[in-house]
Molecule: transfer RNA
Organism: Solirubrobacterales bacterium
RNA sequence: GGCCCCGUCGUCUAAUGGUCAAGACAUCAGGUUUUCAACCUGGGAACGGGAGUUCGAUUCUCCCCGGGGCCG
Numbered sequence: 001g002g003c004c005c006c007g008u009c010g011u012c013u014a015a016u017g018g019u020c021a022a023g024a025c026a027u028c029a030g031g032u033u034u035u036c037a038a039c040c041u042g043g044g045a046a047c048g049g050g051a052g053u054u055c056g057a058u059u060c061u062c063c064c065c066g067g068g069g070c071c072g
């Protein structure tokens, strides 16, 4: 340099064009407990950036950024 794959709550994973972006763990609050853990209830928290297509984009297209792999 060329080609391919990936980028979503703090972490890991869903959502394959549509109305509050879902779940697990973690975290916070409350309950329970002598305390801790465990358990129960509830809350907050995310689509890498820009442009395009579309009535509508996390999803499709292009560029950039970042990560990984193969080739030279």
Base pairs, nucleotide, nucleotide: 001071002070003069004068005067006066007065010025011024012023013022018055027043028042029041030040031039048064049063050062051061052060